Overview: RNAcentral holds the sequence, with entries from ENA. This is a predicted structure of a 76-nucleotide RNA (transfer RNA) from a Rhodospirillaceae bacterium. Its Rfam family is "tRNA". Rfam's curators write: Transfer RNA (tRNA) molecules are approximately 80 nucleotides in length. Its mean pLDDT, the model's own confidence on a scale to 100, is 80. Lineage of the source: Bacteria > Pseudomonadati > Alphaproteobacteria > Rhodospirillales > Rhodospirillaceae.

[in-house]
RNA sequence: GCCGGCGUAGCUCAGUUGGUAGAGCAACUGAUUUGUAAUCAGUAGGUCAUCCGUUCGAGUCGGAUCGCUGGCACCA
Numbered sequence: 001g002c003c004g005g006c007g008u009a010g011c012u013c014a015g016u017u018g019g020u021a022g023a024g025c026a027a028c029u030g031a032u033u034u035g036u037a038a039u040c041a042g043u044a045g046g047u048c049a050u051c052c053g054u055u056c057g058a059g060u061c062g063g064a065u066c067g068c069u070g071g072c073a074c075c076a
Stems, first nucleotide, its partner, number of pairs: 001072007010025004019056001027043005049065005
């Protein structure tokens, strides 16, 4: 340099056909216990990487940029 993949909660990841953003773990509160752990119930947590566009409506479609990553090429 060329061709791909990925970016969504603190972490790991879903989100299928564009139509109210979710799960598990972690955190917090309560119950249980002499206490801790475990268990049970509940609560909170999001600029869907950034910007622009299409659309009545975008995590999802198009473009640009940034970051991570795989392959190929180049390398006296």